This is a predicted structure of an 86-nucleotide RNA (c-di-GMP-I riboswitch aptamer) from Alicyclobacillus acidocaldarius.

RNA sequence: AGCGCAUCAGGGCAAACCAACGGAAACGUUGGGACGCAAAGCUACGGGUCUACGGGGACUUGACCUAGGAUCGCCGGGCUGCCGCU
Repeated sequence: AGCGCAUCAGGGCAAACCAACGGAAACGUUGGGACGCAAAGCUACGGGUCUACGGGGACUUGACCUAGGAUCGCCGGGCUGCCGCU
């Protein structure tokens, strides 16, 4: 540097669900809990998806549009990293 076909060590993370707290919501944090993960470490940069407080629109209510919000455990890109193999 490349690779994760085979194989090893120490291990690491933690979906759904439950509780508390934060939030308008999506969702997040902490604790419990393990479906999975070799980057399920970091980063909203590109695309996707979710939400719609505020704004727009309408106006009887609602539907509808909108990211400045959210998601990196949806995909891609960028940065970093354990072990093993070559």
About this RNA
The organism belongs to Alicyclobacillus, within Bacteria.